[in-house]
Molecule: small-subunit ribosomal RNA
Organism: uncultured prokaryote
RNA sequence: AGAGUUUGAUCCUGGCUCAGAUUGAACGCUGGCGGUAUGCUUAAGACAUGCAAGUCGUGCGGUAGGGGCUUUGGCUCUGAGAGCGGCGGACGGGUGAGUAACACGUGGGAAUCUGCCUGAUAGUGGGGGACAGCCCAGCGAAAGCUGGAUUAAUACCGCAUACGCCCUAAGGGGGAAAGCAGCAAUGCGCCACCAGAUUGGCCCGCGUUGGAUUAGCUAGUUGGUAAGGUAAAGGCUUACCAAGGCUACGAUCUAUAGCUGGUCUGAGAGGAUGAUCAGCCACACUGGGACUGAGACACGGCCCAGACUCCUACGGGAGGCAGCAGUGGGGAAUAUUGGACAAUGGGCGCAAGCCUGAUCCAGCCAUGCCGCGUGAGUGAAGAAGGCCUUAGGGUUGUAAAACUCUUUCACCGGUGAAGAUAAUGACGGUAACCGGAAAAGAAGCCCCGGCUAACUCCGUGCCAGCAGCCGCGGUAAUACGGAGGGGGCUAGCGUUGUUCGGAAUCACUGGGCGUAAAGCGCGCGUAGGCGGUUUAUCAAGUUGGGCGUGAAAGCCCGGGGCUCAACCCCGGAACUGCGUUCAAAACUGGUUGACUAGAGUCCGAGAGAGGGUGGUGGAAUUCCCAGUGUAGAGGUGAAAUUCGUAGAUAUUGGGAAGAACACCAGUGGCGAAGGCGGCCACCUGGCUCGGUACUGACGCUGAGGUGCGAAAGCGUGGGGAGCAAACAGGAUUAGAUACCCUGGUAGUCCACGCCGUAAACGAUGAGUGCUAGAGAUGUCGGGGUUUAGGCUUCGGUGUCGCAGCUAACGCAUUAAGCACUCCGCCUGGGGAGUACGGCCGCAAGGUUAAAACUCAAAGGAAUUGACGGGGGCCCGCACAAGCGGUGGAGCAUGUGGUUUAAUUCGACGCAACGCGCAGAACCUUACCAGCUCUUGACAUGGGAAGUAUGGGGACCAGAGAUGGUCUUCUUCAGUUCGGCUGGCUUCCACACAGGUGCUGCAUGGCUGUCGUCAGCUCGUGUCGUGAGAUGUUGGGUUAAGUCCCGCAACGAGCGCAACCCUCGCUUUCAGUUGCCAUCGGGUAGAGCCGGGCACUCUGAAGGAACCGCCGGUGAUAAGCCGGAGGAAGGUGGGGAUGACGUCAAGUCCUCAUGGCCCUUAUGGGCUGGGCUACACACGUGCUACAAUGGCGGUGACAAUGGGCAGCGAAGCCGCGAGGUGGAGCAAAUCCCAAAAAGCCGUCUCAGUUCGGAUUGUUCUCUGCAACUCGAGAGCAUGAAGUUGGAAUCGCUAGUAAUCGUGGAUCAGCAUGCCACGGUGAAUACGUUCCCGGGCCUUGUACACACCGCCCGUCACACCAUGGGAGUUGGUUCUACCCGAAGCCGGUGCGCUAACCUUAGGGAGGCAGCCGACCACGGUAGGAUUAGCGACUGGGGUGAAGUCGUAACAAGGUAACC
Repeated sequence: AGAGUUUGAUCCUGGCUCAGAUUGAACGCUGGCGGUAUGCUUAAGACAUGCAAGUCGUGCGGUAGGGGCUUUGGCUCUGAGAGCGGCGGACGGGUGAGUAACACGUGGGAAUCUGCCUGAUAGUGGGGGACAGCCCAGCGAAAGCUGGAUUAAUACCGCAUACGCCCUAAGGGGGAAAGCAGCAAUGCGCCACCAGAUUGGCCCGCGUUGGAUUAGCUAGUUGGUAAGGUAAAGGCUUACCAAGGCUACGAUCUAUAGCUGGUCUGAGAGGAUGAUCAGCCACACUGGGACUGAGACACGGCCCAGACUCCUACGGGAGGCAGCAGUGGGGAAUAUUGGACAAUGGGCGCAAGCCUGAUCCAGCCAUGCCGCGUGAGUGAAGAAGGCCUUAGGGUUGUAAAACUCUUUCACCGGUGAAGAUAAUGACGGUAACCGGAAAAGAAGCCCCGGCUAACUCCGUGCCAGCAGCCGCGGUAAUACGGAGGGGGCUAGCGUUGUUCGGAAUCACUGGGCGUAAAGCGCGCGUAGGCGGUUUAUCAAGUUGGGCGUGAAAGCCCGGGGCUCAACCCCGGAACUGCGUUCAAAACUGGUUGACUAGAGUCCGAGAGAGGGUGGUGGAAUUCCCAGUGUAGAGGUGAAAUUCGUAGAUAUUGGGAAGAACACCAGUGGCGAAGGCGGCCACCUGGCUCGGUACUGACGCUGAGGUGCGAAAGCGUGGGGAGCAAACAGGAUUAGAUACCCUGGUAGUCCACGCCGUAAACGAUGAGUGCUAGAGAUGUCGGGGUUUAGGCUUCGGUGUCGCAGCUAACGCAUUAAGCACUCCGCCUGGGGAGUACGGCCGCAAGGUUAAAACUCAAAGGAAUUGACGGGGGCCCGCACAAGCGGUGGAGCAUGUGGUUUAAUUCGACGCAACGCGCAGAACCUUACCAGCUCUUGACAUGGGAAGUAUGGGGACCAGAGAUGGUCUUCUUCAGUUCGGCUGGCUUCCACACAGGUGCUGCAUGGCUGUCGUCAGCUCGUGUCGUGAGAUGUUGGGUUAAGUCCCGCAACGAGCGCAACCCUCGCUUUCAGUUGCCAUCGGGUAGAGCCGGGCACUCUGAAGGAACCGCCGGUGAUAAGCCGGAGGAAGGUGGGGAUGACGUCAAGUCCUCAUGGCCCUUAUGGGCUGGGCUACACACGUGCUACAAUGGCGGUGACAAUGGGCAGCGAAGCCGCGAGGUGGAGCAAAUCCCAAAAAGCCGUCUCAGUUCGGAUUGUUCUCUGCAACUCGAGAGCAUGAAGUUGGAAUCGCUAGUAAUCGUGGAUCAGCAUGCCACGGUGAAUACGUUCCCGGGCCUUGUACACACCGCCCGUCACACCAUGGGAGUUGGUUCUACCCGAAGCCGGUGCGCUAACCUUAGGGAGGCAGCCGACCACGGUAGGAUUAGCGACUGGGGUGAAGUCGUAACAAGGUAACC
């Protein structure tokens, strides 16, 4: 310090997530030692038991008991417990419920108290009366109580005294005391008062959580006077008077919370937190109350009320662990009913001492931090085992074993502290030290896809599971589970939770708002914030110095002590703060004086759809009246509804009404915005220019507030021509509650009043200043100057562009640049601008404005593609123009479907369907039935046996495979002559064979397709933050990214073209099997023969064509057009040749191959069957429907090919298929082989002399075998069909059409396929449209790329939430009732020791009673909050549900507000 995640990729915005640190933690696995620290965060819930506050006999009386003496009467010593009295129980210890407050923190203040302590002064004289205890009596279960008698004091009460003290009317008045111990000295006390110290109480400034969906609160309330009260100021309380006080700088209400030093985190600023330690506060079962006291409204005191628990004899009583242990409960979770007062400290005491769960220690817990150990060295045969493997090896791994060594810790034995400056040691026989034995007792946890260090195998197969985010898992998972190996940390490791960080993701440091979230629709203006030049002054802000304070601990620095460290001790610094004081005067601020540059006034001009009111004008529309006139009009994509013979539309004249103002008209004008448009008049706001007279900062912004505010809508009353929601009808459509059409009501218009919202947009708040070149170029309104249309200045309004800014797009003196001031707003998407609440509104609704839940994205800009019922250019038998077909018929063939035991399998838009199959009767064959074999039909290896073995024939069983019998012929090669070697056969056991079994979505190879389309890329350079762009775009041109020109590009590669084959012309060479012009021979005929190689032809090498020449055009280019010549002319025709890639295209059944599966079967063999089925549907073909034809006759002209298990001639036989025959030929020689269309004749339009299906019958051929299931022939039969609906296919020239021929496969079987030649057309204006493609451009919410994406209702499941008749609780307010205890006030008739007394009584006191206040409780009504709630509303989520198609392209009606 960053990283992952939105995309095909990019940049940005933005959220989510991770890596770090932390913890009073918990959970899982594991666990050796020590030090040190921590340890109920939940139920301030309930508590059994024990302990936690007592002490003093030197304050007092004195008992039980004990000792001694004793004459038993008693004397004396001692004396627990209890009691009176004093001091302490207000400290120490616990907890954090309450409290948003002077509670706390910090700094100040004045009107105060203060036991014990310190210092000072004065005093301590003399009396009195009681009450406990004890005793007696009584009541009660108990707790306890009552009565009587007696008694002491440092208990209580007078009297005296009073330096100081208190009160005062300043004269005066008032108020104290206690003794005890000691032989004594003396000590400890007591009283009053003055000081100190310490601790409290009170007041104030500042700081101290969230909510405004809490905006008003307050009657003792605010102040005054008087009185009371308090230790003390004070409405603290009361009476009276006044009407104040608090609040937007957030009162009141509500929720939450003890506050702080500090702690955690962070670079810091901050954020979070407030365990342990320390300071303060509050509380002590809940609520209230006072008493005592120096101090309490009192944790281990009292009274009352309430709830709860316990005891009870039912009459009454008792209690309060939020002290230390402990119990049950709650909870994820937190310890011993331990030791000691040895130390530190506290209480009491003169002291000894006692008490002390404060404290010091020990125990438990890996809860944290720190330290140590679990061994060290040597050790390669790189052991064994494990795992992986390409089978070679690698790795675990010097790791182990083995050898040598050490003993920290733990263990055993011994010595044995400091803590204590004299005594006293719980800890503790502890720490430490010494000795001993033995490697001996001591390692786990998590992770290994990326982030993030670390990889393989097996299992599993979208299952089981993982997951912090992205995401893994659907048969080859480094992501699940196991294993091996590796990485990390280590007595721990991981998970979960918390907080901060990263997050600049609330931004003070340190963010933003044109399009990502975000500028209020626009003005005016209050508070507030900010504010021009200058003089003087003050010193609030500001700056510097001093002083006080900022507790200790902690953090930090420097030392020191435990072996180190954690931990502890000492010192320093710091504590960024507050207060006070001195000083400065620049800046801000206050006060004061002045100024004119901001702002405003005045004078003179000017432009304008600025606003309001009242008039007025013409065109048009509609309606009404009248004329002319006749059958249509209107409307649409096409129609219909509609109007019209009762006279429409059209046209002419007249009239009525309402609304809007053509042309001018313009990114022109005006206005703050909304908005404003005929003309005229009146009223009226603002602006600009010029002049420079006046005022003198009067300014800017603007929370609340207030006004204006399109359209639609609402109310009342008018008006209503046109237009037009709703509505009606007609169309369209699968539907059409729409788009289109015909009508049509609100409304639109006016007046008045509401509403207050818009994509109210420049998606850009207002104001001021500055910013290259006195930018460029338009335009509107003024001014100056000028001969001028020029120049210049001010104010508006546009376009383009520099710097700069920006994520980019873009903005750019009208900023989105550089700065300042003020306001508003934003903080992931959805839920939602919704719910609830408030305010506003007649309503509609507006405004303010959440949460639960859910997702890991949502989004901006730009890029490359793809797509568009976007655009432009161009091409193609793509359309058009033509010719011939298919679709109808019959048949053939393939497919689907169906059927079947099986109808084997594959191929499925183009690019499956006469396809794999260049040929299923058996075989093929993979399918089915049955039978049969199991190392196998085939390969390699081992062992044993045999020697061969193979062929033929016959017989038996069987369907056959196969098995058996007999017979016959033959007897492998080499040889070292050995069954020795090889081979072969059989048998045995096992490795294995075998599989047309699965996966073409694991693959190779091959192929199809876009497409023979013109494209696809790279290097360097340049541009861009980047993806990328440029080049490759542009202007021409081409069949072509073909070429030329231009250009931040320059070059290059794969494609195109050419090179290759073939056809067309020609030359040379060659001349048999080909040819025959010339010469000769010869025939019935014939290159038949001699001969020849001229020609044809054959087949080898060449030539020839290049826009080369001419003209035109083009830019002088590339090229194009025309012409000449030429066999051929603009790639001459055809073929081969298929770029980067796309389709998870096809093929595991050609072959190869990973993985999986079968192994007496999914392998092998055989017979028979099936692949040939048949209601039907489709594709591809053949034959036809006829006269351009059929039939008969004639017998002319090809080319390519094939031929020895072959082609097969002549001849003969048969009507024919064919048979017989066998010449010739391994082929330019022989054969197949006849070419057919052609020509001549006939038929004459009909289901025919067309057509040939179907069927019968007789045959032929092939073959082991034609039944299922071949082809052909003869005779007979003679079906459908008369040119084919919607739709659709091929073809641009030697092509289509038509005619025949050959070949592969093949025993046989061809309408299919592949070739060959014969005859031989028509048409193309053209590119609007359909289809496909190329280039450029545009839009995009698509990128699995339009077969895309995506919206809403409905149905189902789940989740959270709103409303809801109500219902159950909590909190709180108001009014009233009740009124315990208690203090206060009154009364005081009952009772009464001290003092007074004239002895009667009085003063005083107590009980009682009355009153005021008041806790709990009750009644009624409100407010608020939480739970539940039939039913109901929308929302979210969910793999494939239903209906439609709204949005994204012009999304098919542009979208949106």